Transfer RNA from a Candidatus Magasanikiibacteriota bacterium, 71 nucleotides, folded computationally. The prediction has a mean pLDDT of 82. It was read from a public genome assembly. Its Rfam family is "tRNA". Taxonomically the source falls in Candidatus Magasanikiibacteriota (Bacteria, Bacteria candidate phyla).

Order: sequence, then structure tokens, then C1' cells
RNA sequence: GGGCGCGUGGUAUAAUGGUAGUACAGGGGUCUCCAAAACCUCUAGCGUAGGUUCGAUUCCUUCCGCGCCUG
Repeated sequence: GGGCGCGUGGUAUAAUGGUAGUACAGGGGUCUCCAAAACCUCUAGCGUAGGUUCGAUUCCUUCCGCGCCUG
């Protein structure tokens, strides 16, 4: 240089055009003599910029980051 893949809360991972879920972690609460565990509840997220569409995490393009293959 060329090709391919992946970017989603603090972490891990779904959703593949129509309200962004789940688990752990974090805050609060119930319970307990206290704590742990369990249960309830809350907070927090689609890499950037454009395009297509009534509607984009999803489709297309560029850029950024990461990984793999190859000269």
C1' cells in the first nucleotide's frame, strides 16, 4: 500500500428499518441485632460527519479508533 471484520451506559453483550433490551457494577429502599445473600426501584448507552427514507443502532459514503490477512 491492498483486502476483510468490529465500534451500543463503567464492563460484557442483544436488537438488523418502527418506543434501544439483558446481566454485572453504581445510588436508594425492604429484610436483619449488624452485615452478607435475596427482593424492589433508580441512574446511565447506539464512534464522527453526511446521504437515502415518513422513520436509521440497522442501508450507503467519508473520517476516526481497534483487530486480522496479505504484498